[in-house]
RNA sequence: AGAGUUUGAUCCUGGCUCAGGAUGAACGCUGGCGGCGUGCUUAACACAUGCAAGUCGAACGGAGGACCCUUGACGGAGUUUUCGGACAACAGAUAGGAAUCCUUAGUGGCGGACGGGUGAGUAACGCGUGAGGAACCUGCCUUGGAGAGGGGAAUAACACAGAGAAAUUUGUGCUAAUACCGCAUGAUGCAGUUGGGUCGCAUGGCUCUGACUGCCAAAGAUUUAUCGCUCUGAGAUGGCCUCGCGUCUGAUUAGCUGGUUGGCGGGGUAACGGCCCACCAAGGCGACGAUCAGUAGCCGGACUGAGAGGUUGGCCGGCCACAUUGGGACUGAGACACGGCCCAGACUCCUACGGGAGGCAGCAGUGGGGAAUAUUGGGCAAUGGGCGCAAGCCUGACCCAGCAACGCCGCGUGAAGGAAGAAGGCUUUCGGGUUGUAAACUUCUUUUAUGUGGGACGAAGAAAGUGACGGUACCACAUGAAUAAGCUCCGGCUAACUACGUGCCAGCAGCCGCGGUAAUACGUAGGGAGCAAGCGUUAUCCGGAUUUACUGGGUGUAAAGGGCGUGUAGGCGGGAGUGCAAGUCAGAUGUGAAAACUAUGGGCUCAACCCAUAGCCUGCAUUUGAAACUGUACUUCUUGAGUACUGGAGAGGCAGGCGGAAUUCCGUGUGUAGCGGUGAAAUGCGUAGAUAUACGGAGGAACACCAGUGGCGAAGGCGGCCUGCUGGACAGCAACUGACGCUAAGGCGCGAAAGCGUGGGGAGCAAACAGGAUUAGAUACCCUGGUAGUCCACGCUGUAAACGAUCGAUACUAGGUGUGGGGGGGACUGACCCCCUCCGUGCCGCAGCUAACGCAAUAAGUAUCGCACCUGGGGAGUACGAUCGCAAGGUUGAAACUCAAAGGAAUUGACGGGGGCCCGCACAAGCGGUGGAGUAUGUGGUUUAAUUCGACGAUACGCGAAGAACCUUACCAGGUCUUGACAUCCGGUUGUUAGUUAUAGAGAUAUAAUGAGAUUGGCCGAGACAGGUGGUGCAUGGUUGUCGUCAGCUCGUGUCGUGAGAUGUUGGGUUAAGUCCCGCAACGAGCGCAACCCUUAUUUCUAGUUACCAUCAUCAAGUUGGGGACUCUAGAGAGACUGCCAGUGAUAAAUUGGAGGAAGGUGGGGAUGACGUCAAAUCAUCAUGCCCUUUAUGACCUGGGCUACAAACGUGCUACAAUGGCUGAAACAAAGAGAAGCAAAAUCGCGAGAUGGAGCAAACCUCAUAAAAGCAGUCUCAGUUCGGAUUGAAGUCUGCAACUCGACUUCAUGAAGUUGGAAUCGCUAGUAAUCGCGAAUCAGAAUGUCGCGGUGAAUACGUUCCCGGGCUUUGUACACACCGCCCGUCAAACCAUGAGAGUUUGUAAUACCCGAAGCCGGUGGCCUAACGCAAGAGGGAGCCGUCUAAGGUAGGACAGAUGAUUGGGGUUAAGUCGUAACAAGGUAGCCGUA
Repeated sequence: AGAGUUUGAUCCUGGCUCAGGAUGAACGCUGGCGGCGUGCUUAACACAUGCAAGUCGAACGGAGGACCCUUGACGGAGUUUUCGGACAACAGAUAGGAAUCCUUAGUGGCGGACGGGUGAGUAACGCGUGAGGAACCUGCCUUGGAGAGGGGAAUAACACAGAGAAAUUUGUGCUAAUACCGCAUGAUGCAGUUGGGUCGCAUGGCUCUGACUGCCAAAGAUUUAUCGCUCUGAGAUGGCCUCGCGUCUGAUUAGCUGGUUGGCGGGGUAACGGCCCACCAAGGCGACGAUCAGUAGCCGGACUGAGAGGUUGGCCGGCCACAUUGGGACUGAGACACGGCCCAGACUCCUACGGGAGGCAGCAGUGGGGAAUAUUGGGCAAUGGGCGCAAGCCUGACCCAGCAACGCCGCGUGAAGGAAGAAGGCUUUCGGGUUGUAAACUUCUUUUAUGUGGGACGAAGAAAGUGACGGUACCACAUGAAUAAGCUCCGGCUAACUACGUGCCAGCAGCCGCGGUAAUACGUAGGGAGCAAGCGUUAUCCGGAUUUACUGGGUGUAAAGGGCGUGUAGGCGGGAGUGCAAGUCAGAUGUGAAAACUAUGGGCUCAACCCAUAGCCUGCAUUUGAAACUGUACUUCUUGAGUACUGGAGAGGCAGGCGGAAUUCCGUGUGUAGCGGUGAAAUGCGUAGAUAUACGGAGGAACACCAGUGGCGAAGGCGGCCUGCUGGACAGCAACUGACGCUAAGGCGCGAAAGCGUGGGGAGCAAACAGGAUUAGAUACCCUGGUAGUCCACGCUGUAAACGAUCGAUACUAGGUGUGGGGGGGACUGACCCCCUCCGUGCCGCAGCUAACGCAAUAAGUAUCGCACCUGGGGAGUACGAUCGCAAGGUUGAAACUCAAAGGAAUUGACGGGGGCCCGCACAAGCGGUGGAGUAUGUGGUUUAAUUCGACGAUACGCGAAGAACCUUACCAGGUCUUGACAUCCGGUUGUUAGUUAUAGAGAUAUAAUGAGAUUGGCCGAGACAGGUGGUGCAUGGUUGUCGUCAGCUCGUGUCGUGAGAUGUUGGGUUAAGUCCCGCAACGAGCGCAACCCUUAUUUCUAGUUACCAUCAUCAAGUUGGGGACUCUAGAGAGACUGCCAGUGAUAAAUUGGAGGAAGGUGGGGAUGACGUCAAAUCAUCAUGCCCUUUAUGACCUGGGCUACAAACGUGCUACAAUGGCUGAAACAAAGAGAAGCAAAAUCGCGAGAUGGAGCAAACCUCAUAAAAGCAGUCUCAGUUCGGAUUGAAGUCUGCAACUCGACUUCAUGAAGUUGGAAUCGCUAGUAAUCGCGAAUCAGAAUGUCGCGGUGAAUACGUUCCCGGGCUUUGUACACACCGCCCGUCAAACCAUGAGAGUUUGUAAUACCCGAAGCCGGUGGCCUAACGCAAGAGGGAGCCGUCUAAGGUAGGACAGAUGAUUGGGGUUAAGUCGUAACAAGGUAGCCGUA
């Protein structure tokens, strides 16, 4: 940093997609170690259990315990005993005392407002940032000043007596304090009055320890060190309040507001304030977005990005809010309080049913939800917090450990050597290649792992003591390569390829897209690529995307300029001068927390991580300066703008009047049978007199010519003439004003046609409608009619492809040439002409711009200002809402869903019922056919056991097949064989096999006999293999058809174009021809054309047998002698080249005519087929990949079939007759073939043919008489003396064999058919037509095919039309290319969505009712220790009231879900109907409207 994807290709526009980074992640596969971090994003869902806030006995009275003294019950070692007992250490209940120590339920103090959690609410002074508080509070702490005198009354604990299941609670009685209450003292404090000084923007502050009056305090403990207590000043810290600025989306939310805004006076608060109250006023907020709705904790930061930005707010840090939901206050320095209280609601638990208890969004943990998130661990050792004088206690804060690859970072899974390139795997063209130095093997190392031994820092201020982590990190030694690799991908993007399987199936896919039998895209394997203890996928964010464009985009045609004007707010604004300093610039100061980030350095072995220093924090505020620019104030100027004056131009507007032409209608006349209309017709009109024509009249609408890319207007638009009223522009002049300007969101006005309302009018035209045509249909196009409407007046509508598809204004930037209006100059006889200039309107064109087309002083160029609009296609200018409208409808204007494109310009083709030029038996002009008949042959179809297969428009169908009775033969039935009918290899065998004969059999075959011909052979066996006319011509080679013997198809270099491409190859001529000439940004070249080749037409020379015969001889006969002249044969030559002449043409190419010549303009014919098209034909000529088959899809045999037959099609033959048939006599060819052959003569047969066998491997012999024509005769127009099918009989020939199924002969039979509908084919000269001859194949079997000659025409004006083709141009939405593309209804399935009688859920308010707890207010009566002599003060309960949560009722608003039915929309290989659009798309298309 880009890439893929729209096209046949190109450039552009434009969307979609990918490569990167990130995450509190999850899922799949896999998993060795360590360090540092992180870990309920969902249900602010519910919670069992344990712990998370206590501490102080140095405040207090008790209680308990220990210890001491005394007491000494019970017990009792032991001693003693008269055995009854006695003494008795020890232990020690109990009771009393006193000092000390310990524990602590209660009173009291401090702390439970911190720490910890969560993000529900909140769009707000909540947060951020910067200010202010002269309007405030602040426990503990620091530092000053002053003080602590003297009294009093209670109360818990406790005891007793109760209530209750419990929680808890009542009564009586006793008692202490640093608990409580008076009194005294007290100022610099507070309050009030008041004087001076000083400061402040104002209210006001400070001060003179000003003056006076009133008011308020205290507590002790103790180890004698201290710690507390009270009042007060200051500070610090923390808090509270106010303000500037900033802080998401929606206008389909535009108006909101009643304590609302302000004032006066009160209340309340620490304090200001409608914070609350009474009264007064009617304000306040809002397009610079109020209100409403939705969403959301905010920030430091984090991610991404080059940056600007965009997204985000988990961990860490700051602030806020909340603590089951809602309300409330109490206490206190601080709370309206997470582990406090009261009340209400929901829920859970206990209960004796009366009543009670609870709140994990603290740490663990449980259930639930979810794709998903950990241990009911250790310790207070460190850091920090609370209490305490302290020791210390408490601390799920915190420090650690556990779990999890969740993230980042580091390490390892070994290293070196090692080719027989092992085995195995995969693959193969079978040679090999690859895995691969990889392994094995040899040598070495030990990070990690395991074991053993040692062993910390973290712990401080001097010493000592104190470690959860932890016997951890770390160190040493030992063992042994030992304990340790996966995941994804391999068609392109994107690094990496083969085999097999599958066969539009299974599947893949981020986009393009893969898969229909040879898949690098599916699945598997081998191999490879990438990353690596991870790898992929999914989700989300940024990037790429300059695809919302501030940096940094656009709007003629791609999406996009408002239909046009006027003008409000707003934005922007001419020259000169002066001041100010808001913007701007510079300096300074404060702040911008820490962490983060960057740089440098340092500490863990490195890194991650941590520490230090610096930078950064781009901001805000204050202050000092500068004055160019913007701004502002003032002065001034005239060029912008405007005014005045003069002048001419104009379909500018409105109103009134007038005019002629034409259409129609009416009247009258003339006149007669048609008119009208069309592609052709018909409907219609007309004998009741039309059309036509003449005259007169009526009425409405529109104004020919002039008329012009001429004029005017803002646009829409405006056209006869005259008059009136009226707007604007332009030119000239330079008198006046002095920036008065430009643009313009909203607003207001104008605004074609159609349409609507009311009233007129109505000639023509003409939606709707009717009829006639057309058509498969024709609700159309065409025709005949015809109503709204078109016209007028008034009102509405407000849209158009309202277009220059081009917003307005200003300035600048080469020219040329028209035209409209005005002015000036020159020279003029001149209305002519030339030059300059202003305004308007066109064309061409340079620079420049543009994707290109194009624009180009009337910009789409270069700049500035303002407005409007765009952001993929469809859904859709649709739905809903709002608003305007009488309605039609207009304006505003989405989403779900769906596609990977939609689109612009240009290019090459192809195509057009577009144009131009040209050619062809293409048409036309002719001749003869086909289509009708019979028959032959091929095909489809049908049939069949089989009717083998292929060929299907032209370019299949007498085609493969130049010849199916068996064979062929591939098909069917039956009978047989299995290494095979055929080839190679191996082993064995060989005197037996092949052959011959015989038997059986349909035969193949089997059996028997015989059998020296063959040994490179024969036979047998096993397996490799043979074989296949089995499949795929859409895997192929080769060959072939066709366009087309059409004149085209390309290349190199150069040039033009961003490019595809163009040029050359186009143009003017010419040709059969891209043939040639000329011109030309082209110059050359290649494949085609032509020529070279064969044949034919003329001739020369040479040669002369089997050919020939003029002269000579001979003869039945070129038979023979002879000849070499002629014909002919076959070799070599000549000849024709527009060479010559004339005309035309550019003097060219060429063309027309002529001469000569056998032949004349390629002489005739053939061979020869460019680049390519049709996935054209052929796997059955052959070859061949792959697949399939292997006792069969191979091989052999017999028989059958390919020959079937209702009707259909193609190609032929024979005919229908007299230009003929038949009979007779009798002429003239060419080209071929012949040895398994052609076969003569002769004989026989009516004949086919038979017998026969001369001759001939051929210019020798044979096939072999050519026929038509010509001559003579006959038939006389008929189903015939035409025609010959069919059938019967008898034969001939070939062949093992003519039944299925051959050809021919003779006799007999004698069908259809009398010239052929629609339609269609061939042919331009030795051609068509007609006549016969030959050959290949072949045993036999042509009406077919390929050749040969004989006779031998007609016609072509011409290119309008049909078909095909070439060149060029044009349009195109086609490119599989018109057999293209493509639209809409209907039918089917699915999806999302609108409407919908309604139903239902929720949200926020409103009105009313009820009203807990509680604060506040009131209060007759009641209760009451401290003070008071008393009265009383003060306090309390009770009651009442205001406020008020929850609850109830009600009507609306908004949002969601759902709903019979219904509307359109979208999507979906092969449904129906038509054919609307793209070509002139067959009626040009499109826009608005009905």
The RNA shown here (small-subunit ribosomal RNA) has 1490 nucleotides and comes from an uncultured rumen bacterium.
The coordinates come from a structure-prediction model, not an experiment, and the mean pLDDT is 84.
It matches the Rfam family "Bacterial small subunit ribosomal RNA".
RNAcentral holds the sequence, with entries from ENA and SILVA.